Large-subunit ribosomal RNA, domain II from Companilactobacillus mishanensis, 682 nucleotides, folded computationally. Model confidence (mean pLDDT): 86 of 100. Its Rfam family is "Bacterial large subunit ribosomal RNA". Rfam links the family to the GO terms ribosome and structural constituent of ribosome. RNAcentral holds the full RNA, with entries from ENA.

Context: one part of a larger RNA
């Protein structure tokens, strides 16, 4: 891992509602007694109803307040309880199981390890050579100095012994800390044996939260005890009906509750109460405009002031301004907290008209309070997010099926069952791969389709106005482009071409700028604009707009059509057919609910489903009663092509050897795949 057993809403008591049953303005006994541990009887204390109001005396179809015969509260006036049992919930109990770290009490433990007491033992050999001491020298004497003795040292080297610096190994190990090689101390604050002490709110610590029997920020074992967990798990047969929530108010509350709100059951009541469209009445300030208002705001006009400057009788006052600039006044703008206006939707009501069937109101059980995306309209955010907060609809959640390659939340469409019927939706018809290599009629040449912007460009298709053009346009070509004059100034120069300035004129022409560019120090040179020939038919410049082009670099592999491939099998219109779902229809069954009916049965509209609510059932073990089977073979095993909508049940057949089954009440220790379950096997 597997397989098999065991394994979670129970029981007492109270309350609550339903439903059944007895009695009923009544109901009803408890303990005890008798009795077969019975059923019955008897027991009437008690309990609930039968009248309330007040805090209470207390009154009383009333009562409290209060001065009140006032007004206001509550209540009669409007009679249905009780008492068992069953089922739902529910309170106090361990209340569905299992799961803590932890607290507390009572005791066990110092054999390990910490510290201490007593009382024993151990430290191979080797070096060093302190004080003394002793002789010599030396001194008045001492100090001193040498020799030689002598043996101290938390001295030295280094075995036993104790420890562990590094480092390999080992790491399901030889070993829940060792092994080899190093290594540190080795007469000492040393190591050891025995035998005693300190105990968990403690002990002991040359101090690390060390150690206290391989896990100590507070042993261990036992109790309290089934501590307690707003948290995780995990909770066992079946079908039918309905079928939710992730919101709103509180809330030491935010992943928990509690009322409401959505859901389900059961009773009511009546009727036109509910919903939808139109009609008809309303109330409003969004979208959108718009400047009447309040605010922001460009630019002109006119101007009062206030600044300069000038005159001036210097105090008044005049005049003038590239200043400034309020008001007014034209013209143009803006705004979620402007509004002189004002939609569409939505919302209110409705005696009116059609369709539908909900909607209220008691009462019992409820889950729900973490969303989630998409679409619409606003915040925040960066007009950022598969972000994030509202608001409205859908969907997913709790929906399976068809598209969308694959893809909860997009499109279509809502699965009762069966069918080897037939019709369509979304998308779809060249092969994969079901269906047109289908028709008209353009477009695109990028594989564009099959990823992206600012910006770029004789791509190309429409379209719309315009300029020149057989009196010859456009490009090409040939040829001309001249003279006053080097325009004038400036300037070393300045001559069409550094720069200023100008009524940039004039003349000769078929035309030529006081000059469009290269260029020269400045001339020079080459070009342009204009002209003419040569050719002959179009040819510029511009807006709109369809499809295309670059702009375009990424990390495992073509990899940005699903793939093959494609020029259409791409893209726009348009038009015919086929294809395609559990939708729709046909055919058969099955079952809910309503109305019909005596039944049988018929019609109508239904039957996707997490939480949950409500019904209906299969099965297991005992135990009652009736009825049975069984050695001519119970039960259990094994097989198996019946049978039932399932849970589920027979039949036969081997085996197997002593029980058993049906049926109708009953009452549970009543159903296993999941709990990192126990526990047992392989």
């Nucleotide at each position: 891992a597997c397989c098999g057993g065991c394994g979670a809403g129970u029981u007492a008591c109270g309350u609550u509602u339903a439903c059944a049953u007895g009695c009923g303005a009544g109901g009803u006994u408890a303990a005890g007694c008798a009795g077969a541990a019975g059923a019955u009887g008897c027991g009437g204390a008690g309990c609930c109803g039968g009248a309330g109001c007040g805090a209470a005396a207390g009154c009383g179809a009333g009562u409290c307040u209060g001065a009140a015969u006032a007004g206001g509260g509550c209540g009669a006036a409007u009679g249905a309880g009780u008492a068992u049992g069953u089922a739902g919930a529910u309170g106090u109990a361990g209340a569905c199981c299992c799961g803590a770290a932890a607290c507390c009490a009572a005791g066990u433990g110092a054999c390990c390890u910490a510290c201490c007491c007593a009382u024993g033992u151990c430290c191979a050999g080797g070096u060093u050579g302190a004080a003394g001491a002793u002789g010599c020298g030396g001194u008045a004497a001492a100090a001193c100095g040498c020799a030689u003795u002598g043996g101290a040292g938390g001295a030295c080297c280094g075995a036993a012994c104790c420890c562990a610096u590094g480092u390999a190994u080992g790491u399901u190990g030889a070993a829940a800390a060792a092994u080899g090689c190093u290594g540190g101390g080795a007469u000492g604050a040393g190591g050891u044996g025995u035998g005693g002490g300190u105990a968990g709110c403690g002990g002991u610590g040359a101090a690390a939260u060390u150690c206290c029997a391989a896990a100590c920020g507070a042993a261990c074992u036992u109790g309290g005890a089934g501590a307690u967990a707003g948290c995780u798990g995990g909770u066992u047969c079946u079908c039918u009906c309905c079928g939710a929530a992730a919101u709103a108010g509180c809330u030491u509350u935010a992943g928990g509750g509690u009322u409401a709100g959505c859901c389900u059951c059961g009773g009511g009541g009546a009727a036109u109460a509910g919903g939808a469209u139109c009609g008809u009445g309303g109330a409003g300030g969004u979208a959108g405009a718009g400047c009447a208002c309040u605010g922001u705001u460009u630019g002109g006009a006119c101007u009062a002031g206030g600044g300069g400057c000038c005159c001036g009788u210097c105090u008044u006052g005049g005049g003038u301004u590239a200043c400034u600039g309020a008001a007014u006044u034209c013209a143009g703008a803006u705004a979620a907290a402007c509004u002189c206006c004002g939609a569409a939707u939505g919302c209110c009501a409705u005696a009116g008209a059609u369709c539908u069937a909900u909607a209220c109101c008691c009462g019992g059980g409820a889950g729900u309070c973490a969303g989630a995306c998409g679409g619409u309209g606003a915040g925040u955010g960066a007009u950022a997010a598969g972000a994030u907060c509202c608001a409205u609809c859908g969907u997913c959640g709790a929906a399976a099926g068809g598209g969308a390659a694959a893809c909860a939340g997009c499109c279509c469409a809502g699965a009762u069952c069966a069918c080897c019927a037939g019709u369509u939706a979304a998308g779809g018809u060249c092969c994969c791969a079901a269906a047109a290599u289908u028709c008209a009629u353009g477009c695109u040449a990028a594989g564009u389709g099959g990823a992206a912007a600012a910006g770029g460009a004789u791509g190309u298709g429409g379209a719309a106005a315009u300029g020149c053009a057989c009196a010859g346009a456009c490009a090409a070509c040939u040829a001309g482009g001249a003279u006053g004059u080097u325009g004038g100034c400036u300037u070393a120069g300045a001559a069409g071409c550094a720069g200023c300035c100008a009524u940039u004129c004039a003349u000769u022409c078929a035309a030529a700028g006081a000059g469009u560019g290269c260029g020269u120090a400045a001339u020079a040179g080459c070009u342009c604009a204009c002209u003419a020939g040569u050719c002959g038919a179009g040819u510029g410049a511009u807006u709109c707009u369809g499809c295309g082009c670059c702009g375009a670099a990424a990390a495992u592999g073509u990899a940005c059509c699903g793939g093959g491939g494609c020029u259409a099998a791409g893209c726009a219109u348009g038009a015919u057919a086929c294809c395609g779902a559990a939708a729709c229809u046909g055919u058969g069954g099955a079952u809910g609910u309503a109305u019909c009916g005596u039944a049988a049965g018929a019609u109508a509209c239904g039957u996707g489903g997490u939480a949950g609510g409500a019904g209906a059932g299969c099965g297991u073990u005992g135990u009652a009663a009736a009825a049975g089977c069984a050695u001519u073979g119970a039960a259990g095993c094994u097989g198996u092509a019946c049978c039932g909508u399932g849970a589920g049940g027979a039949g036969c057949a081997g085996u197997g050897g002593a029980g058993u089954u049906u049926u109708u009440a009953g009452a549970a220790g009543u159903g296993a795949g999941a709990a990192u379950g126990c526990c047992g096997g392989u």